[in-house]
RNA sequence: CCGUGCUAGGCGGGGAGGUAGCGGUGCCCUGUCACCCGCAAGCCGCUCUAGCGGGGCUGAAUUCCCGACUGAGGGAUUCCGCUUUCGGGGUCAGUACGCCGGACAGAGGCGUCGAUGGCCGGGUCCCGCGCGGCGAGCGCUCGCGAACCAGGUCAGGUCCGGGAGGAAGCAGCCUUAAGCGAUACCGCUCGUGCGCCGCGGAACAGCCUGGCCGGAGCCGAAGAUCGGCGGGCACGCCCGAAGGCGAGUUUCGAGGAAGGGUGCACGG
Repeated sequence: CCGUGCUAGGCGGGGAGGUAGCGGUGCCCUGUCACCCGCAAGCCGCUCUAGCGGGGCUGAAUUCCCGACUGAGGGAUUCCGCUUUCGGGGUCAGUACGCCGGACAGAGGCGUCGAUGGCCGGGUCCCGCGCGGCGAGCGCUCGCGAACCAGGUCAGGUCCGGGAGGAAGCAGCCUUAAGCGAUACCGCUCGUGCGCCGCGGAACAGCCUGGCCGGAGCCGAAGAUCGGCGGGCACGCCCGAAGGCGAGUUUCGAGGAAGGGUGCACGG
């Protein structure tokens, strides 16, 4: 070095989770030439040589072992960037909102049946007076109204007188006082939340309105823009929490490529 037969080993590995820990079933990744059967999440099997039981294949190297390189993917982390959601704040005041102002623009409207403007007057507001209306009181007017202590007339009766006649006087009748009541009109006084009323004054800024002059303009919404002010929390902003993506750090790491390492017996 070659051949034959064996043996260790191998016939997937990894991440997270779970567990005292390890491996497995289940999830994910990688990868395939990636053995078969049984067990298993309220788990299954084990104990640092950490799946167990049974069967099969391969087998000393493309296949087993080792460290460094590369590296799919997973985990942790930053209080880094972007982003989403939620909670809070009102100090900031950018957007939005409200108010005001400037310039712009100008839908539309008024105007030769005369615009803006100018002159003269009236009203609107205030004061005084008057007139009227209304109300109250008084008067005027009317009615009632006195057993006696009001008037007139006073039958009867009484008194005086010789008589003529005279006197006082009740009832009745007439009248009236105080008072009571009515009061349409009229007069006076007072009041008045009244008046298309009159006179005078004051005021005359604005508004309404009449006349005259003169001859072509006048008013103007929404809007966008600029500026000022405001309050508030819809967004922005500030504070905090959670999630996603990216980046950085760290950790584990399938797979890949190169390198190194690893038997026993017999025969030639």